Predicted 3D model of a 116-nucleotide RNA (SAM riboswitch aptamer (S box leader)) from uncultured Mucilaginibacter sp. Of the family's consensus pairs, 97% are formed in the model. The organism belongs to Mucilaginibacter, within Bacteria. The sequence was found by an Rfam model in a public genome assembly.

RNA sequence: UACUUAUCCAGAAAGACGGAGGGAAAAGGCCCUGUGAAGUCUUGGCAACCCAUGCAAUAUUUAAUAUAAUUGCAGUAGGUGCUAAAUCCUUCUCCGGCAACGGAGAAAGAUAGGUU
Numbered sequence: 001u002a003c004u005u006a007u008c009c010a011g012a013a014a015g016a017c018g019g020a021g022g023g024a025a026a027a028g029g030c031c032c033u034g035u036g037a038a039g040u041c042u043u044g045g046c047a048a049c050c051c052a053u054g055c056a057a058u059a060u061u062u063a064a065u066a067u068a069a070u071u072g073c074a075g076u077a078g079g080u081g082c083u084a085a086a087u088c089c090u091u092c093u094c095c096g097g098c099a100a101c102g103g104a105g106a107a108a109g110a111u112a113g114g115u116u
Stems, first nucleotide, its partner, number of pairs: 002115007013043005021032003026091004044083003049079002052076001053074006087108001092105005
């Protein structure tokens, strides 16, 4: 970099530096921001994707224990990630509706695992 799988209406902020933007990209909307944006650093926190660990269940095997496997729980060490608003909302398709609008799906994106 590419492919694939899962998840995305829950959750979780303080300080220092910095000094005007930010909410992925385009458009529209709506927000955050000198009561200090982006970014960097420190210390916390959230979460449970991966790994280790502990506990429980199931199935297989064994004379028995055990090992290994799957699932669930815990959230203890580690690898990531995240820490305004649903991925902030909409855009494309379908369904309902006179309309406003509502519902479902896709696309795109983010994160993690696997492969490359």